[in-house]
Context: one part of a larger RNA
RNA sequence: AAGCCACCUAGUGGAUGACUAGGCUCAAGAGCUGAAGAAGGGCGUGGCAAGCUGCGAUAAGCCCAGGCGAGCUGCAUGCAAGCUUUGAACCUGGGAUGCCCGAAUUGCUCCGUAAGGAGCGGGAACCCGGCGAAUUGAAGCAUCUUAGUAGCCGGAGGAAAAGAAAGCAACUGCGAUGCCGUGAGUAUCGGCGAGAGAAAGCGGCAGAGGGCAAACCGAAUCCGCUUGCGAAAGCUAGCGGAGAUGUGGUGUUCGGGCCCGGGUAGGCCUAAGGAAGCAAAGCCGAAGUCCCCUGGAAAGGGGCGCCGUAGAGCGUGAAAGCCGCGUAGGCAGAGCUUCUAUGGCCAUUCCUGGUGUCCCAGAGUAGCGUGCGUUGGAUUUCGCGCGCGAAGGCGGGAGUCUUUAACUCCCAACCCUAAACACUCCUUGAGACCGAUAGCGUACUAGUACCGUGAGGGAAAGUUGAAAAGCAUCCCUAACGGGAGGUGAAAAGCGUCUGAAACUAGGUGGCCACGGGCGGGUGCGGCUCUUAAGAAGCGACGCUCU
Numbered sequence: 001a002a003g004c005c006a007c008c009u010a011g012u013g014g015a016u017g018a019c020u021a022g023g024c025u026c027a028a029g030a031g032c033u034g035a036a037g038a039a040g041g042g043c044g045u046g047g048c049a050a051g052c053u054g055c056g057a058u059a060a061g062c063c064c065a066g067g068c069g070a071g072c073u074g075c076a077u078g079c080a081a082g083c084u085u086u087g088a089a090c091c092u093g094g095g096a097u098g099c100c101c102g103a104a105u106u107g108c109u110c111c112g113u114a115a116g117g118a119g120c121g122g123g124a125a126c127c128c129g130g131c132g133a134a135u136u137g138a139a140g141c142a143u144c145u146u147a148g149u150a151g152c153c154g155g156a157g158g159a160a161a162a163g164a165a166a167g168c169a170a171c172u173g174c175g176a177u178g179c180c181g182u183g184a185g186u187a188u189c190g191g192c193g194a195g196a197g198a199a200a201g202c203g204g205c206a207g208a209g210g211g212c213a214a215a216c217c218g219a220a221u222c223c224g225c226u227u228g229c230g231a232a233a234g235c236u237a238g239c240g241g242a243g244a245u246g247u248g249g250u251g252u253u254c255g256g257g258c259c260c261g262g263g264u265a266g267g268c269c270u271a272a273g274g275a276a277g278c279a280a281a282g283c284c285g286a287a288g289u290c291c292c293c294u295g296g297a298a299a300g301g302g303g304c305g306c307c308g309u310a311g312a313g314c315g316u317g318a319a320a321g322c323c324g325c326g327u328a329g330g331c332a333g334a335g336c337u338u339c340u341a342u343g344g345c346c347a348u349u350c351c352u353g354g355u356g357u358c359c360c361a362g363a364g365u366a367g368c369g370u371g372c373g374u375u376g377g378a379u380u381u382c383g384c385g386c387g388c389g390a391a392g393g394c395g396g397g398a399g400u401c402u403u404u405a406a407c408u409c410c411c412a413a414c415c416c417u418a419a420a421c422a423c424u425c426c427u428u429g430a431g432a433c434c435g436a437u438a439g440c441g442u443a444c445u446a447g448u449a450c451c452g453u454g455a456g457g458g459a460a461a462g463u464u465g466a467a468a469a470g471c472a473u474c475c476c477u478a479a480c481g482g483g484a485g486g487u488g489a490a491a492a493g494c495g496u497c498u499g500a501a502a503c504u505a506g507g508u509g510g511c512c513a514c515g516g517g518c519g520g521g522u523g524c525g526g527c528u529c530u531u532a533a534g535a536a537g538c539g540a541c542g543c544u545c546u
Base pairs, nucleotide, nucleotide: 003511004510005509006508007507008506009505010504011503017497018463019462022434023433024431025430026429027428028427029426030424031423032122033121040101041100042099043056044055045054047079048078051075052074062095063094064093065092066091067090071083072082073081107120108119109118110117111116126157127155128154129153130152131151137144141191167174168173178205179204180203181202182201188196189195209416210415211414212362216249217248220247221242222241223240224239225238226237228235229234255360256359257358258356259354260353261352262351263350266346267345268344269343273340274339275338276337277336278335282331283330284329288304289320290303291302292301293300305322306321307311313325314324315323367388368387369386370385371384372383373382395411396410397409398408399407450457451456470496473484474483475482476481515546517544
């Protein structure tokens, strides 16, 4: 010297602290949309316009009504040009316009005599149905399990599904369904292994029942277009059509019809007008901006007051009940919902008793055999294929093996049905939830940039300041940039709050000589000189450098 260590000064970097515009969770509310062309896109659209947002050739908009009341021409702070108390911008509601693609349709399917009508696509999760795995577990594996899960497909709705007993129960009884708790890890199933796994009952939430087919009557019915009245419901008239293969009435399990009696005045539709409730944008809403101090700034400190059905919260140059927005408490309100007849419609309407055993009461069904699947369902779950196949209310089914009898319960093979319960794309509110490597993947032009042929994968990225007051002017420079100067409380000076560490540069100090340089010497070798042997001298250390 290099290096190492320590510190200092700068830089780099973006941790930490503080903040929040976004997210997460819960609760309450709300809950469909589309051929009247959706959801979702493409392309356009601004004076200057790339992105986002809005809008659609009427294109950051047009019209009307309501609200508001001084400013406005989105994010987006510039220039330009305009609008607005003749009420703009903005907010709410309604309407007009609304290119191209997209179910995408001059289509396909279905209904209807016709005129004509309906469906198709989308939707976060939730719901119903069809098809339906494997990893896995069984310490291996095949039945089994995972699991009727994942996935795919079809369908519906704001919920869906289920639902008014051919049910349970057990000799006491209950009375549609669903959901919650319990029953209960019980009964039961199970290479009786692993494991799977009810129901009744009880306690709650909610609460609601109806319509056909048939018997009997037999056109008494209905539809379309048009006329007139009416707010509508409805009535009226004309024409055309449907309908005896049955429109309509009756009737539906306390069975009914038919037959014979008794009693009763009701039931339904519409909502002009009226009433009540809910309700968009919105409105009113108390009390200090008094004095002093600090400060850039007062809401802080001191002093003196006030309001409070309002001392939730946010903002304002710092920490505000009384400054602003709000809050408590009130008000108005387009519209929506419910009720209401003074307007209409309907009839032997509704209730009830009796008699007869005359009529009716859901068929390839019930049931049986067999093979599968499924279930806790065991011979006794439910379903399906194939084969066989009833009865007719003196009938039929069920009561967890079969058959018979008794007893009890019920009436299948037709349909509808609110509420109570599931979910959260959406709205509002709240939080001993997060606070930018967290919280959604996304606080920001995010499902963007980017990657992939594609299905698909998928980021990073927040913060000047109270206010831009975002550094006029001068000097150097080709410029960038720098210096002076100014603003500001502070440069916080634009990837700007704070500004850690690693890392980089420079500086200061410390540590280390086995390194370098100069001078000199010795040994060996070389070279030179001497015919050769030899002799003598110098020297065996010194100085210096960082």

The part of an RNA shown here (large-subunit ribosomal RNA, domain I) has 546 nucleotides and comes from a Deltaproteobacteria bacterium. Rfam family: Bacterial large subunit ribosomal RNA. Gene Ontology terms of the family: structural constituent of ribosome and ribosome. The coordinates come from a structure-prediction model, not an experiment, and the mean pLDDT is 83. NCBI's taxonomy places the organism under Bacteria, Pseudomonadati, Myxococcota, Myxococcia.